[in-house]
């Protein structure tokens, strides 16, 4: 140390005014971003120096989960440009922009509910030489 396992704990965020009999759903203006990968930035260490190490890091880039369907094997499953720096950036700096399951209900990323549910994956534990 790979690897195992009837083991523990963790493991999703958001709202204000109009109108209206009646909307957190309609207009208007907000806001919110799950898990793993990728890094130039930032923090922190090590070395005389070059360099190296850890730790952070994307809603829209590559995968995962919820979810939807199903003949139960298996299938589906949103949404980004444009400029700037640069050897290298859809992740950095600026600008405008776009997305968000299913069932209720005046139409719903922000309410209620399946859900005290299930999960991707994180951290320990114990075993393993």
């Nucleotide at each position: 140390a790979a690897g195992a396992u009837g083991c523990u704990u963790c493991g999703g965020g958001a709202u204000a005014u109009g109108u209206g009999u009646g909307a957190u759903u309609c207009a208007u203006a907000a806001c919110c971003g799950a898990c793993g990968g990728u890094a130039a930035g930032c923090g922190g260490g090590u070395g005389c120096g070059a360099a190296c190490c850890c730790g952070u890091a994307a809603g829209u880039c590559c995968g995962u989960g919820a979810g939807c369907c199903u003949u139960c094997a298996g299938g589906c499953u949103g949404a980004g440009c444009c400029g700037g720096u640069g050897a290298g950036a859809u992740u950095c700096c600026g600008g405008c922009a776009c997305c968000g399951a299913c069932g209720g209900u005046a139409a719903a990323g922000u309410c209620c509910g399946g859900a005290u549910g299930g999960g991707a994956g994180a951290a320990g534990a114990u075993c393993g030489g």